[in-house]
């Protein structure tokens, strides 16, 4: 130092329901467990979502399309730290 056990200690918490913040993804507290050996933390690359606000188009009228500066680390990768110590 790789590496992850029907070990030991713990930890985290989907999905839904409540309150709250936000155009809106999504996010915060509580309740709650599908799961996670990093399911701890950072948007460097890639991907996926949203479009408040901007360009184009069109409607009688609502509209569509693009488009991140927004988000998402529980998608992947990459970076940094960290319990435990079976087999190998």
């Nucleotide at each position: 130092c790789c590496c992850g056990a029907u070990a030991a200690a713990g930890g985290c918490a989907a999905a839904c329901c409540u309150g709250g913040g936000g155009a809106a993804a999504c996010c915060c507290a509580g309740g709650g467990a599908c799961g996670c050996a990093a399911a701890g933390c950072c948007a460097c690359g890639g991907g996926u979502c949203u479009a408040c606000g901007g360009u184009g188009c069109g409607u009688u009228a609502u509209g569509c399309a693009c488009u991140a500066u927004g988000a998402c680390a529980g998608c992947c990768g990459g970076g940094c730290u960290g319990c435990c110590g079976a087999a190998g």

Background:
Model confidence (mean pLDDT): 91 of 100. This is a predicted structure of an 88-nucleotide RNA (c-di-GMP-I-GGC riboswitch aptamer) from a Chloroflexota bacterium. The sequence was found by an Rfam model in a public genome assembly. The source organism's lineage runs through Bacteria, Bacillati and Chloroflexota. Of the family's consensus pairs, 91% are formed in the model.